[in-house]
RNA sequence: GGCAGGCCGCCGCCCAAUCGCCUCCCAGGCGAGCCGGGGACCCAGGUCACUGGGGUGAAUCCGCCUGACAACGGCGGUAGGGAUCGCUUCCGUCCCGAACCCGUCAGCUAACCCGGUCGGCGGUGACAAGGAAGGAAUG
Numbered sequence: 001g002g003c004a005g006g007c008c009g010c011c012g013c014c015c016a017a018u019c020g021c022c023u024c025c026c027a028g029g030c031g032a033g034c035c036g037g038g039g040a041c042c043c044a045g046g047u048c049a050c051u052g053g054g055g056u057g058a059a060u061c062c063g064c065c066u067g068a069c070a071a072c073g074g075c076g077g078u079a080g081g082g083a084u085c086g087c088u089u090c091c092g093u094c095c096c097g098a099a100c101c102c103g104u105c106a107g108c109u110a111a112c113c114c115g116g117u118c119g120g121c122g123g124u125g126a127c128a129a130g131g132a133a134g135g136a137a138u139g
Base pairs, nucleotide, nucleotide: 009124010123011122012121013120014119018032019031020030021029022028033117034116035115036114037113038112043107052105053102054101055100056099061077062076063075064074065073080096081095082094083093084092087134088133089132090131091130
């Protein structure tokens, strides 16, 4: 000097997942904000059977391969979603396109009732996949 990693602080990203107070027993509790579920009239909705049905989430669906015509797994797409040097939009670029829960039960739904507030990443000196328009702010 270069590369990689760890810790602290700060800044930033996804997500509802942030903030304040109490507790000194530091396990926890309360509140605000944000988020989710249940739950009338009206509306929707016939019943039975079958392959039950439903929820959170962007995360659905299609084709092919392997296999046993299954499951798992893989490859290519896709509904949909995120980022872009910090505002919005457009173009372009880079990515995600999972996982879990309820338990035979739930349409919408005022009053009312019940919960969640986790977790996962990046940057710290470089013009880096950026470019354009608009607005705002500052000098």